[in-house]
Context: one part of a larger RNA
Molecule: small-subunit ribosomal RNA, 5' domain
Organism: uncultured bacterium
RNA sequence: GACGAACACUGGUGUGCUGCCUAAUACCUGAUAGGAGAACGCUAAAGGAGGAGCUUGCUUCUCCGGAUGAUUUGCAAACCGGUGGGAAACGCGUACGGAACCUGCCUGGUAGCUCAGGAUCACUAGUGGAAACUACUCCUAAUACCGCAUUGUAGUAUAUGUUGCAUCACAUUUGCUUAGGAGGUGAAGAUGUGUCACUAUCACAUGCACCUGCCUAGUAUAACCCAGCUGGCGGGGCAACGGCUCACCCAUGCCACGAUGCCUACCCUACCUGAGAGGGUGAUCCGCCGCACUGGUACUGAAACAUCUCCCAAACUCCUACGGAAAGCAGCAUGCGCCAAUCGUCAGCCGUGCACGGAAGACUGACCCACCUCCCUCACGUGAGCGAAUAAGGGUUUCAGAUCGUAAAGGUCUGUUGUAAGACAUCAACUAGUGCCAGAGGGUAAAGCUCUCACUGUGACCGCCUCCUACCCCAUAGGGACUGAUCACUACGUGCCAACUCCCGCGGUAAUACACUUGUCCCGAUCGCUGUCC
Repeated sequence: GACGAACACUGGUGUGCUGCCUAAUACCUGAUAGGAGAACGCUAAAGGAGGAGCUUGCUUCUCCGGAUGAUUUGCAAACCGGUGGGAAACGCGUACGGAACCUGCCUGGUAGCUCAGGAUCACUAGUGGAAACUACUCCUAAUACCGCAUUGUAGUAUAUGUUGCAUCACAUUUGCUUAGGAGGUGAAGAUGUGUCACUAUCACAUGCACCUGCCUAGUAUAACCCAGCUGGCGGGGCAACGGCUCACCCAUGCCACGAUGCCUACCCUACCUGAGAGGGUGAUCCGCCGCACUGGUACUGAAACAUCUCCCAAACUCCUACGGAAAGCAGCAUGCGCCAAUCGUCAGCCGUGCACGGAAGACUGACCCACCUCCCUCACGUGAGCGAAUAAGGGUUUCAGAUCGUAAAGGUCUGUUGUAAGACAUCAACUAGUGCCAGAGGGUAAAGCUCUCACUGUGACCGCCUCCUACCCCAUAGGGACUGAUCACUACGUGCCAACUCCCGCGGUAAUACACUUGUCCCGAUCGCUGUCC
C1' cells in the first nucleotide's frame, strides 16, 4: 500500500458498488419454463338473436357466442441462473490444422408443395387400488402417422480430362437410389393472389465436436511404469479421425529434459504490490471447463448422456390401509447447522434480454428496482465574518506573568443539510391501431405486403430526483498517539512495585517511555488492533 475481511471505540447525509471465503452438510414453505386455438378434436360459462308454451314471468327449443378445462400436435425446455466437490488434463491459455466433421431457428438462391390410407389421445362406459396410478370397452380429428407419383445443382457407382504424394477435389457423361403439410389465414363456401408454414438442395452466418506445437503447482524422505498397453492388417462403430471397439500379428511404447505414484488446486482476461524485473492472488464483472444427493445406463432431439427427462442401485428424509408410493434449493428468498464472519420467505415485468405466437399478448426470483450492511469508493455537512489592554474557570508558576484563547459569551449574516407544505421532469424507443383525399418500393384482375411519415398511447422504481415556499443555531466528533524510529510535553502519583513494549528498551524518589491531568500532534465519520499478500 492492499483486502469478498473480522474485532474494539465512535457514528450525520447522499451516490456507486460489495456481501456464506466455513458444511458440494441436510432442507419446511412459497416458487425459478412455458407459450401457440392462425395445427386438431372435445368441453362449453357469461352474453346476444329468434321461436314455442302457459301459471305474464318463468320454462323450454333453435342459432350465434366463445370464458374455462385437460388431452393430441409443433416449438422451447441443451438457453438463462447456481456452484467449484472433482479434475495436474489438449481442462485452460495461445498459435495452428482438416483432402477427417455436423449445425434447429435466422439470411440469400434454386426447385417443389400431386393422388390416397389406416389408426389413436381426449371423450363415453368403467375394473382394481389406501394412495400413486391403472386393466378393459366404444367413438373421433389433425401441420400426428404411413403409402404413391414427379424429378435434380443431392447421394452412390462407372468413364474421360486437369491439379495434388495419396484417400480425394473440380468439370463433363451415363445408370441406380432418396425427400416432399390434399396445411393455416375470426359470418359461411369457392377461386385467384399474397403471406405464414412445409419438403429437397446449395451458400452464408452462428454454434458444437476433433487434431497438433508450446505453456500451465509441489514432492525423489516416491524410480521404474504400461498389457488394448505401442504399432500393423481387416471387420464393426461414429457427424467425423482414431485401440473408439473386436479378431489376428508383432513386442513394442514412456522415463533422470522426472515417467509412474502421492499431495494440493477449476483455468484465463485480470486483481494487489513493485521504479522495473518479479512476487502473490484467481471474490464481484467477462471468456472457457466441470458438476447438479452418491454411482451407473439410456431415450428424445439439430444439439444432452440433460438432471426442476427416464430407468437401475445405494444412503437419507417422508406417506402408507404394510401390499406399495414420493422427494433431491451448488436457482431466488428463507429456517437449522457450521463459523471470527456475510442481507428480506419485498415489489415489478416499465426498460434490456430469453423462449412461444402472424400479432395482441401471456410467462420470466434472468433482469430492472428499492430494503438490510461504515465492506469499500467518491462527494457533502457539523457553520461564516466580527468580537479583549484577553471574563469566569482549568492546569502551570521564579507569583511578575505566560497558557487553553478570538476560543467562549455577545452581536451581524448564511440556510448546505434537516423538518413541513406544494409543484413537477428524465429513463419512452418500439410494437400495435387509424390514414380514399401522405410519400416510396416491389406486387396484383383487385387487395393484402415492406419502408418512411402523421396522429392515437404505454412509468415498476416514484410518497424518489429536481424546483419552490416557510422555519429556526436549532443536526453530532470522534479515534489513536506524544523516548527514538515518528508529527506531537508538562505537572502530580508510583518507586525494578504496579505496569508499558513491534524493535532498541523504560520503571530501583525529581520517569517527556507506567497511571492520571493540562496541553499538543495525526487522521477524521471514522480511527485503531488482528489476519493475509507485496